[in-house]
Large-subunit ribosomal RNA, domain VI from a Microthrixaceae bacterium, 266 nucleotides, folded computationally.
The coordinates come from a structure-prediction model, not an experiment, and the mean pLDDT is 89.
Its Rfam family is "Bacterial large subunit ribosomal RNA".
Context: one part of a larger RNA
RNA sequence: CGGAAGUGACUUGAGAAUAGCUAUCCCUAGUACGAGAGGACCGGGAUGGACGUAGCUCUCGUGUGCCAGUUGUUUCGCCAGAAGCAUGGCUGGUUAGCGACCUACGGAAGAGAUAACCGCUGAAAGCAUCUAAGCGGGAAGCUCCAUUCAAGAUGAGGUCACUCACAGGGUUAACCUGGUAAGGCCCGUGGUAGACGACCACGUUGAUAGGCCGGAAGUGUAAGCGUGGUAACACGUUCAGCUGACCGGUACUAAUCGGCCGAGGG
Numbered sequence: 001c002g003g004a005a006g007u008g009a010c011u012u013g014a015g016a017a018u019a020g021c022u023a024u025c026c027c028u029a030g031u032a033c034g035a036g037a038g039g040a041c042c043g044g045g046a047u048g049g050a051c052g053u054a055g056c057u058c059u060c061g062u063g064u065g066c067c068a069g070u071u072g073u074u075u076c077g078c079c080a081g082a083a084g085c086a087u088g089g090c091u092g093g094u095u096a097g098c099g100a101c102c103u104a105c106g107g108a109a110g111a112g113a114u115a116a117c118c119g120c121u122g123a124a125a126g127c128a129u130c131u132a133a134g135c136g137g138g139a140a141g142c143u144c145c146a147u148u149c150a151a152g153a154u155g156a157g158g159u160c161a162c163u164c165a166c167a168g169g170g171u172u173a174a175c176c177u178g179g180u181a182a183g184g185c186c187c188g189u190g191g192u193a194g195a196c197g198a199c200c201a202c203g204u205u206g207a208u209a210g211g212c213c214g215g216a217a218g219u220g221u222a223a224g225c226g227u228g229g230u231a232a233c234a235c236g237u238u239c240a241g242c243u244g245a246c247c248g249g250u251a252c253u254a255a256u257c258g259g260c261c262g263a264g265g266g
Base pairs, nucleotide, nucleotide: 001152005163006162007161008160009159010158011157015149016148017147018146021049022048023047024046025045026044027043033038051106052105053104054103055102059100060099061098062097066093067092068091069090070089071086072085073084074083075082076081110144111143112142117137118136119135120134164265166178167177168176169175183261184260185259186258187203188202189201190200191199208254209253210252211250212249213248214247215246217243218242219241224237225236226235227234228233
């Protein structure tokens, strides 16, 4: 820009893409078959491998503004306690998030038309013949069925809901200009989203983010003081203290005030 006014929401599916794998074991059955050795078709069940999709309950990894321990050194006058630097100094754990080594699920079943091939009936050709007329069976393959995208599918689809038939110009008719409606955007706070756009939530009629409060979870019993010990240290106060992303609550702070676009219907 188109989709025959403008707008919001929900959809149909022409078409396109994806998937399509396979092993071992058990039963049938040591049966059919076979002198024996060996050893099935058909049918049913179980467990896997690789691959794929989704997720973070479990497990593991990471977790550079979480917690603790600790070495050297510098500073805070000293002790005590801290902070800086040394790969986050090193070491032990670890929330959220992300991930796989973790968890769940998938390939199917079914239908139709077929290939090679197997048949029925059957002439040409008194026989025979699956074929010439006619009618069946038959594959991981084909078309459906499954999943995803999808009306620029210009063949531009459908349903529901909202907005109303403004003003000026104009050969009064296309059209031009302007202010608006429904609605949208700018702007702002953000994340379940993300390179940027986009998408999603929210903007005081407000829990969108931060702060604060409570909880969860992590670390593992802070500092100070007291008691015991010459001391290193131990014990008590104390399952303490501290805490990033998690779950709630709470308008304290910031989403202020505003601006722009947007139909009049061949």